[in-house]
Molecule: c-di-GMP-I riboswitch aptamer
Organism: bacterium
This record gives sequence, C1' cells and structure tokens, in this order.
RNA sequence: CCUCCGAACGGGCAAACCCGGAGCAAUCCGGGGACGCAAAGCCACAGGGCCACGGUAGUGGCCGGCUGGGUUGCCGAA
Repeated sequence: CCUCCGAACGGGCAAACCCGGAGCAAUCCGGGGACGCAAAGCCACAGGGCCACGGUAGUGGCCGGCUGGGUUGCCGAA
C1' cells in the first nucleotide's frame, strides 16, 4: 500500500409517523422524528416490485432502505 474482516475512535445516514410543498399516481423535496444501516454514498444495466395510460401487446414513470452487478469512500484492533 492492497484485499478480506469489523473491535474501538471520530462521526455519518435516516424507517414509520407528523407538518408544508410538487406530482394523475407510484413517489420525491424541506422541517421534525428515529426503525434501523459498515456504504441505508452514487448508478435504473439485469431481475423483481409499484404507478399511469392501453382492448391486448406494450409505452412512459417510480423504487438503490428488494436482489444481483458497477463505481467511489472514513477509521485501523484481532
């Protein structure tokens, strides 16, 4: 220095719910709030789920705190 792993230190993020706002909706943004998270940082490529339109096929959108994958990163015990 790199990889695996995850004690400690310093911290970080923020579920449900509530308030305000955007959206047809899924959902998102801000504030409060903490269920939890060693990537609960980022990416919609694959799978999956959700929403809208549609007679079907399908088209568009959303979910990274659903799984896989990609990518970047703090600390330094065993």